[in-house]
RNA sequence: UAGAACCAAGGGCAAACCUACCAAAAGGCAGGGACGCAAAGCCGUAGGAUCUAAGGUGCUUCCUAAAGCGCUAUGAUAGCCUGGUUGCCGGA
Numbered sequence: 001u002a003g004a005a006c007c008a009a010g011g012g013c014a015a016a017c018c019u020a021c022c023a024a025a026a027g028g029c030a031g032g033g034a035c036g037c038a039a040a041g042c043c044g045u046a047g048g049a050u051c052u053a054a055g056g057u058g059c060u061u062c063c064u065a066a067a068g069c070g071c072u073a074u075g076a077u078a079g080c081c082u083g084g085u086u087g088c089c090g091g092a
Stems, first nucleotide, its partner, number of pairs: 012037002017032003021028002035079001041085003046082003049077003055072006
């Protein structure tokens, strides 16, 4: 410098879906269940992105109203990406 070897070991987490509860919703939590994941451990007060719209607000309709639509995160997602941080094994 080039090629080959890499089918490990001990394990871990748990998508969709179902049931129960919480929430306006997104979604969360618990049990069941496994689609997958070498960080599918943690951080949402690191930066983006996405989802929801209770409340607020504008418009339409309208007798008051009710209803509908749009905008908006203070709500949510770490199993969306980047980033930070911690960890298991190994021909490291």
Description
This is a predicted structure of a 92-nucleotide RNA (c-di-GMP-I riboswitch aptamer) from Desulfosporosinus fructosivorans. Rfam family: c-di-GMP-I riboswitch aptamer. Rfam's curators write: GEMM was predicted in a large-scale screen for bacterial structured RNA regulatory elements. The source organism's lineage runs through Bacteria, Bacillati, Bacillota, Desulfitobacteriaceae and Desulfosporosinus. Its mean pLDDT, the model's own confidence on a scale to 100, is 83.